Background: The part of an RNA shown here (large-subunit ribosomal RNA, domain V) has 563 nucleotides and comes from a Candidatus Uhrbacteria bacterium. The RNAcentral record of the full RNA draws on ENA. The coordinates come from a structure-prediction model, not an experiment, and the mean pLDDT is 83.
Context: one part of a larger RNA
RNA sequence: CCCGUGGUAAGACGAAAAGACCCCGUGAAGCUUUACUACAACUUGGUCUUGAUUUUAUGUUCCGCAUGUUCAGAAUAGGUGGGAGCCUUCGGGCGCCAGUGAGAUACCACCCUUGCGUUGUGUAAAGUCUAACCACCCUCCGUGAAACCGGAGGGAGGGACAGGAUCUGGUGGGUAGUUUACCUGGGGCGGGUGCCUCCCAAAAUGUAACGGAGGCGUUUACAAAGGUUGGCUUGGCGCGGAUGGAAAUCGCGCUGGACGUGCAAACGCAGAAGCCAGCUUUACUGCAAGACUUACAAGUCGCGCAGUUGCGAAAGCAGAAGUUAGUGAUCCGACCGUACGAAAUAGGACGGCGGAAGCUCAUCGGAUAAAAGCUACUCCGGGGAUAACAGGCUAGUCUCCCCCAAGCGUCCACAGCGACGGGGAGGUUCGGCACCUCGAUGUCGGCUCAUCGCAUCCUGGAGCUGGAGAAGGUUCCAAGGGUUUGGCUGUUCGCCAAUUAAAGCGGUACGCGAGCUGGGUUCAGAACGUCGUGAGACAGUUCGGUCUCCUAUCUACUAUUCA
Numbered sequence: 001c002c003c004g005u006g007g008u009a010a011g012a013c014g015a016a017a018a019g020a021c022c023c024c025g026u027g028a029a030g031c032u033u034u035a036c037u038a039c040a041a042c043u044u045g046g047u048c049u050u051g052a053u054u055u056u057a058u059g060u061u062c063c064g065c066a067u068g069u070u071c072a073g074a075a076u077a078g079g080u081g082g083g084a085g086c087c088u089u090c091g092g093g094c095g096c097c098a099g100u101g102a103g104a105u106a107c108c109a110c111c112c113u114u115g116c117g118u119u120g121u122g123u124a125a126a127g128u129c130u131a132a133c134c135a136c137c138c139u140c141c142g143u144g145a146a147a148c149c150g151g152a153g154g155g156a157g158g159g160a161c162a163g164g165a166u167c168u169g170g171u172g173g174g175u176a177g178u179u180u181a182c183c184u185g186g187g188g189c190g191g192g193u194g195c196c197u198c199c200c201a202a203a204a205u206g207u208a209a210c211g212g213a214g215g216c217g218u219u220u221a222c223a224a225a226g227g228u229u230g231g232c233u234u235g236g237c238g239c240g241g242a243u244g245g246a247a248a249u250c251g252c253g254c255u256g257g258a259c260g261u262g263c264a265a266a267c268g269c270a271g272a273a274g275c276c277a278g279c280u281u282u283a284c285u286g287c288a289a290g291a292c293u294u295a296c297a298a299g300u301c302g303c304g305c306a307g308u309u310g311c312g313a314a315a316g317c318a319g320a321a322g323u324u325a326g327u328g329a330u331c332c333g334a335c336c337g338u339a340c341g342a343a344a345u346a347g348g349a350c351g352g353c354g355g356a357a358g359c360u361c362a363u364c365g366g367a368u369a370a371a372a373g374c375u376a377c378u379c380c381g382g383g384g385a386u387a388a389c390a391g392g393c394u395a396g397u398c399u400c401c402c403c404c405a406a407g408c409g410u411c412c413a414c415a416g417c418g419a420c421g422g423g424g425a426g427g428u429u430c431g432g433c434a435c436c437u438c439g440a441u442g443u444c445g446g447c448u449c450a451u452c453g454c455a456u457c458c459u460g461g462a463g464c465u466g467g468a469g470a471a472g473g474u475u476c477c478a479a480g481g482g483u484u485u486g487g488c489u490g491u492u493c494g495c496c497a498a499u500u501a502a503a504g505c506g507g508u509a510c511g512c513g514a515g516c517u518g519g520g521u522u523c524a525g526a527a528c529g530u531c532g533u534g535a536g537a538c539a540g541u542u543c544g545g546u547c548u549c550c551u552a553u554c555u556a557c558u559a560u561u562c563a
Stems, first nucleotide, its partner, number of pairs: 004560005010555003015548001022383004027379002029375004035178005041171003045167005051129010063117004068112001075105001078111005085094003133158002136155007181193003190210001194216006217364001218262001219321002226280007234258001235255006260269002263326001265324003284307004290301003296365001309318003332358001335355004340351002390437001391435001392433003396430001398426006407417002444519001445517003449511001450508005457482003460477006484498005525543004529538003
């Protein structure tokens, strides 16, 4: 060294279980509620089952009776028509006539206002009844039983209520079905989601980010901020000038677009698009050559023609505003117009066509008219497309070193320190990134066993010293060996106690769970505090909580027989 055997468990990102954590799915389920929508249930009222009657109130109807006052006029004239007579006890009375008055009376007829009574009928309230209906008792019957059900008869009780049916308003996690967005240097929390302006944007256009800055969801009309015609020039600075000042108005000069433009920004604007005045409504109707933009759908500009207007002497200009934001598809129903269809015909309903309105449909190309949460009781499908551990890259942070030297150090920058700054190394901290791993790479601490680095804690050798000696400080060389035991805490760490020559700092998947433990963290039970309406939640706390393979195939290490 080989073969074998015994052993150890460091590796084979060992085996096992399509990761339970995390994210995703227009996945599922369970639970909650002041999510949405239904349903059960409860409740309100109408009608039916559902009848009789009385009283009161009230409406209406029939009949009868009454009722009606300005002044004038015998006087309490409701209205109208007919009307010269009517009644009589034979005495006469009333009326006509006359008169008053807007209207004239007897008698006949019809009607009005208001009231009383009668009849019929309706409504409301209260009461009474019995026959529907309900329930009880007795007798008999049903092959019949002290108790159940049905039938017959009788009795007593309630009673048109209750109960039921149907329509309807309310309540309604009791039950059910669902919804509960996306972007995102993991997710959540926060922020955002459409449109306009600038930069980024690399001199055409276009161009991303949770890049840097701001705006919009309008405003203005007959005394405009629109049209047209005519006219005018703002601002700043300097000098001068009564009240008068930094700034009012006046004059001169210089500058030049700096003022102003309804509002953000950019770009424009002086023959003005800025300011003032006169007259006005083109802030028109029907089209439209041709372009810009553009996946689509949208969006934008517009020669010219016809009609009708405004201003202007005219040429001409005018289809809103200096330009770019000021917004919402489709469906749906409603409105105005048209008179196109009108299912035998005439109409019409309804539909069509033209117009204009109704959406913070703002998640702004708008899933529905209509929708929030919890899950540690959870489940499924996926993802290393995406987080937590470890590794990797990086090195802001961290540790260590170096440079410069203002200053401290009595004096003296450098014995020892060292500001303001600068340059590195390392890869032990907190991070950033999200590259292997989610068909699994077990996570803190302890135990056991270690191994390496040196930026050395001790022991060894040196330089400098603000080294008298002793004890120190600082720096250089050096990794051979060593580097304690207890108390508290799950602790690493730390504090404390007693020692020691010293009680080093780090790497090794924060070494080591197919070696052990399982105190912590991190399932299911339970509780407190806090939060939440609640289900529940909490790098808050507390008690409890299955650590698989007595079996090692290969590599590795170790012991050993034979050859």